This is a predicted structure of an 89-nucleotide RNA (c-di-GMP-I riboswitch aptamer) from a Chloroflexota bacterium.
The coordinates come from a structure-prediction model, not an experiment, and the mean pLDDT is 88.
Lineage of the source: Bacteria > Bacillati > Chloroflexota.
Its Rfam family is "c-di-GMP-I riboswitch aptamer". From the family's description: GEMM was predicted in a large-scale screen for bacterial structured RNA regulatory elements.
RNA sequence: UCGACGAAAAGGCAAACCCACUGAAAGGUGGGGGCGCAAAGCUAAAGGGCCUACAGUUGUGAAAACAGCUACGGCAGCCAGUUAUCGAA
Numbered sequence: 001u002c003g004a005c006g007a008a009a010a011g012g013c014a015a016a017c018c019c020a021c022u023g024a025a026a027g028g029u030g031g032g033g034g035c036g037c038a039a040a041g042c043u044a045a046a047g048g049g050c051c052u053a054c055a056g057u058u059g060u061g062a063a064a065a066c067a068g069c070u071a072c073g074g075c076a077g078c079c080a081g082u083u084a085u086c087g088a089a
Stems, first nucleotide, its partner, number of pairs: 005087002012037002017032006035077001041082003047079002049075003056069005
């Protein structure tokens, strides 16, 4: 110095929940809040997995409606890829 690893220190992020806004929904944004996190930084058709189904389509039905399928819609705090602070054992 690099890799692995994760004690300490300096810091960082921010779950559930509440409020406001937004979206068909999943979800997202901001404020509060703090469960936790050594990557809880970044990357979402073009690695996997999961969630939703406005629209489309199929079926049933007189119709209304109901059900199924489908993501270039979403989730990175599911795995994964990638980058990175510090330096005890």